[in-house]
Context: one part of a larger RNA
RNA sequence: UGACGGGGGCCCGCACAAGCGGUGGAGCAUGUGGUUUAAUUCGACGCAACGCGCAGAACCUUACCAGCCCUUGACAUGCUGGGUCGCGGAGCCUGGAGACAGGCUCCUUCAGUUCGGCUGGACCCAGUACAGGUGCUGCAUGGCUGUCGUCAGCUCGUGUCGUGAGAUGUUGGGUUAAGUCCCGCAACGAGCGCAACCCUCAUCUUCAGUUGCCAGCGGUUAGGCCGGGCACUCUGGAGAAACUGCCGGUGAUAAGCCGGAGGAAGGUGGGGAUGACGUCAAGUCCUCAUGGCCCUUACGGGCUGGGCUACACACGUGCUACAAUGGCGGUGACAGUGGGUCGCAAAGGCGCAAGCCGGAGCUAAUCCCCAAAAACCGUCUCAGUUCGGAUUGUUCUCUGCAACUCGAGAGCAUGAAGUCGGAAUCGCUAGUAAUCGCGGAUCAGCAUGCCGCGGUGAAUACGUUCCCGGGCCUUGUACA
Numbered sequence: 001u002g003a004c005g006g007g008g009g010c011c012c013g014c015a016c017a018a019g020c021g022g023u024g025g026a027g028c029a030u031g032u033g034g035u036u037u038a039a040u041u042c043g044a045c046g047c048a049a050c051g052c053g054c055a056g057a058a059c060c061u062u063a064c065c066a067g068c069c070c071u072u073g074a075c076a077u078g079c080u081g082g083g084u085c086g087c088g089g090a091g092c093c094u095g096g097a098g099a100c101a102g103g104c105u106c107c108u109u110c111a112g113u114u115c116g117g118c119u120g121g122a123c124c125c126a127g128u129a130c131a132g133g134u135g136c137u138g139c140a141u142g143g144c145u146g147u148c149g150u151c152a153g154c155u156c157g158u159g160u161c162g163u164g165a166g167a168u169g170u171u172g173g174g175u176u177a178a179g180u181c182c183c184g185c186a187a188c189g190a191g192c193g194c195a196a197c198c199c200u201c202a203u204c205u206u207c208a209g210u211u212g213c214c215a216g217c218g219g220u221u222a223g224g225c226c227g228g229g230c231a232c233u234c235u236g237g238a239g240a241a242a243c244u245g246c247c248g249g250u251g252a253u254a255a256g257c258c259g260g261a262g263g264a265a266g267g268u269g270g271g272g273a274u275g276a277c278g279u280c281a282a283g284u285c286c287u288c289a290u291g292g293c294c295c296u297u298a299c300g301g302g303c304u305g306g307g308c309u310a311c312a313c314a315c316g317u318g319c320u321a322c323a324a325u326g327g328c329g330g331u332g333a334c335a336g337u338g339g340g341u342c343g344c345a346a347a348g349g350c351g352c353a354a355g356c357c358g359g360a361g362c363u364a365a366u367c368c369c370c371a372a373a374a375a376c377c378g379u380c381u382c383a384g385u386u387c388g389g390a391u392u393g394u395u396c397u398c399u400g401c402a403a404c405u406c407g408a409g410a411g412c413a414u415g416a417a418g419u420c421g422g423a424a425u426c427g428c429u430a431g432u433a434a435u436c437g438c439g440g441a442u443c444a445g446c447a448u449g450c451c452g453c454g455g456u457g458a459a460u461a462c463g464u465u466c467c468c469g470g471g472c473c474u475u476g477u478a479c480a
Stems, first nucleotide, its partner, number of pairs: 001480002003477003007474007015464002019428005026320008034311002042053002064306007073130001077129009088107008110120003132295002135293003141289002143284003146280001148278001153192006159168003172183003198272004203240007212230001217227003243266001246260005322421001326380006338369003343362002348357003387418001392413007434456007
């Protein structure tokens, strides 16, 4: 100087408390451990691994396993020798699981030219340098990322003090979300952080009007549908607006704090982006790049099939429930974000349904995908039930070359566990939790996951003693 203390003081945070909803019990989904296996590819392991890399494992992906094949190689550049003149594309036949091998037909017929395969270029064969490796080392690395932590800290120049390590500044009195600001002070300044500048939501003005509007008029098939018009809604460009600016109190006459006015918004208005010096030899050599090491008829490459989907078990994360604030039937309102031409697909029709036929319109504020919970009426009356839907049988639908291993969905039948969950444990402070549906990426198909969107919409916070994490000062130390 740090680190640590079941030392002290001060102060924060859904850290506790107050409250609401969960997890831990059940079934299923998913990840992991373990076990099994020819293989169940690899990585990630307290917080900060475990719905994580994977924003899509039937083939492909694929890195794993078995078998069958190739060896200048699926891919790049150069050299030597030889051959072809196009290269390339489509289809058919034979063998084969296919890769591959052999044969046939058709389309196409490079540029220059001294018409010589002569030059360029392309392809094939042989050879040689080399290619190739998701092989090892993240403890050789770059880059990127997680974490403490959006915490308020981390440092420097000059000066001063100390033999020195170092201290001072950065401590102290107040204050703040903040090393934020004020005052004081052997310090005076400065940098990286904080804040602000950026995006978005909330108010208004203006500009613009193939969305919106009977707001005022006319028509009308009663649909903003048409004429007409940008007032309103909205869209998206520019601007205004909030600064403790004003008033009162308090404070040290300061910084600030409390209350009030006005205001759409008030003291950081809500949300986002933004992550200091560093810590964890944290993670990643399987995104990529890269040193070293290793393989080179194989640890490289192609293919078929299998595996990553196994199952006595254990754990994490979720979904659905155990019901009456509910289930079922009927009636039948109201969104927003987004996506759409190899696509989204309306009307109409068929089917109990998944779905099928059909194809208007739309390269989209124009057309389409497109709501649910809620509400109202009826029924069920506390039961393993008209709760719950696992499991299984069967018949179908769709995608796709192909659903056996191993897809999703529908109908009928079957109806399991489960009656609110031990010890323990998680999230959340407001348009939040809870609850309801919708969209998107990936994607042929496949979502209870992820990323977004809107609808309905709470309870509670006395307080900081305690648990956890953190900041500043101080104290002890046999630790560095």